[in-house]
RNA sequence: GAGACUGUUUUAGCGCCAGGCCCGUAACAGGGUGACGAGGGAUGGCAGUUAUCGAAAGACUCGGCGGAUGCUGCCACGGCCGGCGCGGGUCGAAAGGGAGAAAGCAAAAAGCAGAAUCAAAACUGUAACAGAGGUUCUCCCGCCGCGCAUU
Numbered sequence: 001g002a003g004a005c006u007g008u009u010u011u012a013g014c015g016c017c018a019g020g021c022c023c024g025u026a027a028c029a030g031g032g033u034g035a036c037g038a039g040g041g042a043u044g045g046c047a048g049u050u051a052u053c054g055a056a057a058g059a060c061u062c063g064g065c066g067g068a069u070g071c072u073g074c075c076a077c078g079g080c081c082g083g084c085g086c087g088g089g090u091c092g093a094a095a096g097g098g099a100g101a102a103a104g105c106a107a108a109a110a111g112c113a114g115a116a117u118c119a120a121a122a123c124u125g126u127a128a129c130a131g132a133g134g135u136u137c138u139c140c141c142g143c144c145g146c147g148c149a150u151u
Base pairs, nucleotide, nucleotide: 014066015065016064017063019062020033021032022031023030036054037053038052043076044075045074046073047072048071049070077092078091079090080089081088083148084147085146086145087144096141097140098139099138100137101136102135111126112125113124114123
């Protein structure tokens, strides 16, 4: 330096399991299921909160615990509202709000095939199909008050 093997990280629909359910056992034991992707790290802190979007299913994504990038309120900081200050408003370094339209974007389930298992709704491979956000376009609303300075 190269190769092989193993482990960890790249996880927040993320982790876990005591209820339920499935398999298993004479009964225990034991095994399985328990969120499918998209989106999201909001400037920081604190508090609160069943934390966005659709897909699937109709024993479950049900139920429980923990976590969390969401949202809300407050505080601080910052941008904008022509310069500065104060007040007010609104947002978050892509730094006003709202509505409509367009294009584009997923995985799983189901089915089919396959392997393991005594077995199981568990595993592997495979096609199609969203909505929100974001992007582009259009429209509507908002872009303040006082003082000072400058012209």
GlmS glucosamine-6-phosphate activated ribozyme aptamer, 151 nucleotides, folded computationally. The model forms 86% of the base pairs in the Rfam consensus. It was read from a public genome assembly, where an Rfam model found it. Rfam family: glmS glucosamine-6-phosphate activated ribozyme aptamer. By type it is a riboswitch. Its family is annotated with catalytic activity and regulation of gene expression in the Gene Ontology. For this family Rfam cites "Control of gene expression by a natural metabolite-responsive ribozyme" (Winkler et al., Nature, 2004).